[in-house]
Molecule: Bacterial RNase P class A
Organism: Microbacterium sp. Root53
């Protein structure tokens, strides 16, 4: 220098005018039980989106319903070991595959409990298989064809054909049988908290895949959502019917159990107002110590939207990363442009997706110089 590979991070900076939202001060208007309330084409002041606020796909808190209880049924997770409120996230590590490497992928238990599937081609695809070929026997009658048996060493098909290779053996063959070599399982040593690694020694055990098929085993989950749910204030108007203290409604699948008076239909009338939840929180940053690290512990500092269908924008000038064009031999100069994804609505952790542009740092790969 060029290729690659994590990993982190910004997503305009400043000024002017004009806009918009809460709040908290002034104003002014109206009301008042003199404490205050309400309203505003008003004034000033803070403060006003996002790395994803997005999908709402997983974990929780928060409320209710027994201050959630047992069973079934369903769901979810799946290698070890840690973080964490949890968790399908996150870190380290073990296996396995891909890559010359940095590094990436893995819905990574269990296929000797049982059931099921394995297309297409092939002769055979699961208690294996005889299509060519080899052997042996026999028929016709001898160019050979055909029958019967036997054989997985070769050929050919497949994603997968019952372990490779050389030797014995044999009529040809075969783990039948030996050496090796490659998986397996049993014992037993050492290493590791542990998946696992190593090593030794025995057994011819070589008995596919597939559980994002049923199923098995081991943890995990009760259920509804902020239009959850409390409180205030106000209006109205009742009538039929059904049903329930021999337990109704409710605990949103079903049984048990709890609970303890209403609840359901049709018709008729009323009312669709306010205040709280509501944002100071598993917050966020600086440093220290602890840990490989994920993250904890302390310490110091900071406060950053809370809306009545929903504010957060626009438009001028500088200036800059970057792109594009022109001119110079070259430093350079001039002109244009300076752009995406996309928006809180109970809150937080995650994952998953989009995203113009651009910054940093690790680490491999090749090449050239010293």
């Nucleotide at each position: 220098u060029g290729g690659g590979u994590c990993g982190g991070c910004c997503g305009g900076a400043c000024g002017g005018c004009c806009g918009c939202g809460u709040c908290g001060c002034g104003g002014g208007c109206g009301g008042u039980c003199c404490g205050c309330c309400g309203c505003c084409g008003c004034g000033c002041g803070c403060c006003g989106a996002g790395g994803a606020a997005c999908g709402u796909c997983c974990g929780g808190g928060c409320u209710c319903c027994a201050c959630a209880g047992g069973g079934c049924a369903g769901g979810g997770c799946g290698g070890u070991g840690g973080g964490u409120a949890a968790c399908a996230c996150c870190c380290a590590c073990c296996c396995g595959g891909a890559g010359u490497g940095a590094u990436c992928c893995g819905c990574g238990a269990g296929a000797c409990a049982g059931u099921g599937c394995c297309a297409c081609a092939g002769a055979a695809a699961g208690c294996a298989g005889a299509c060519c070929g080899c052997c042996a026997g026999g028929a016709c009658c001898u160019c050979g064809u055909c029958c019967u048996g036997g054989u997985a060493a070769g050929g050919g098909u497949g994603a997968a054909a019952c372990g490779g290779c050389g030797g014995u053996g044999u009529a040809a063959g075969a783990g039948a049988c030996c050496a090796c070599c490659a998986g397996g399982g049993g014992u037993c040593g050492c290493g590791g908290u542990g998946a696992c690694g190593c090593g030794a020694u025995c057994c011819g055990c070589u008995c596919g895949g597939u559980a994002a098929a049923c199923c098995u085993c081991g943890c995990c989950c009760g259920g509804a959502g902020c239009a959850a749910g409390a409180c205030c204030a106000g209006a109205c108007a009742g009538a039929g019917g059904a049903u329930g203290u021999u337990g109704a409604c409710g605990c949103g699948g079903c049984c048990c159990g709890c609970c303890g008076a209403g609840u359901c239909c049709u018709c008729g009338g009323g009312u669709a107002g306010g205040u709280c939840g509501c944002u100071g929180g598993a917050g966020c940053g600086u440093c220290a110590c602890g840990g490989c690290a994920a993250c904890g512990u302390g310490u110091c500092g900071c406060c950053g939207a809370g809306a009545g269908a929903g504010a957060u924008g626009g438009c001028c000038g500088u200036c800059a990363a970057g792109g594009g064009g022109g001119c110079g031999c070259g430093a350079g100069c001039c002109c244009c442009u300076g752009a995406a994804c996309a928006g809180a609505a109970c809150c937080c952790g995650g994952c998953g997706u989009a995203c113009a542009g651009g910054c940093c740092g690790g680490c491999c790969c090749a090449u050239u110089c010293g």